Predicted 3D model of a 92-nucleotide RNA (TPP riboswitch aptamer (THI element)) from Microbacterium dextranolyticum. The model forms 95% of the base pairs in the Rfam consensus.

Parts: sequence; structure tokens; C1' cells
RNA sequence: ACACGUGACACGGGGUGCCCUGCGGGGCUGAGAUCACACCCGUCGAACCUGAUCUAGUUCGUACUAGCGAAGGGAUGUCGCGCAUGACGCGC
Repeated sequence: ACACGUGACACGGGGUGCCCUGCGGGGCUGAGAUCACACCCGUCGAACCUGAUCUAGUUCGUACUAGCGAAGGGAUGUCGCGCAUGACGCGC
């Protein structure tokens, strides 16, 4: 110094479904269920999108499990700290 770990700042990406209804609202799952200074995620990327009104199991169910999936896409920079009284290299 790199890498790794961690934090801060700035910036960026993303989703918002299902059931009931007297349409006021209520219920389910979830981090988040339509707008919040929220939540999740940013290349070591299953956040999220496509395939997909997908396939199998299971279930009251779109909840749950597995597959698809080594698939195709997908949004990052700076600085601090730790590692580091280290390792390696060079000189004496």
C1' cells in the first nucleotide's frame, strides 16, 4: 500500500400484493402493502425486475417450503477507524 472488517457523509436503485366489505373501513403475510425526512438494497449485488397468469409439495390462501437459479437484467463514490508496535521490500 492492497485486500478484508467497520463507520460516516454524499449520491443512487426498488417494491407496495391478497381476502372481506355496508366503500366508512376491517383482516392476512411481510422490513415495508401507495408516499413516508418510512422500509429494503447498491456490483462480495436474490433489494427489485424478467422468465411468470411458471413448476412441484403444501395450504383457507398469491401465506409457507423447494425448484427454476452457476438463468437474463439490476443501483457507488469519497473519507475515517481497525487490522497495523504487523507483513513484505530496500538501505545501514
The coordinates come from a structure-prediction model, not an experiment, and the mean pLDDT is 76.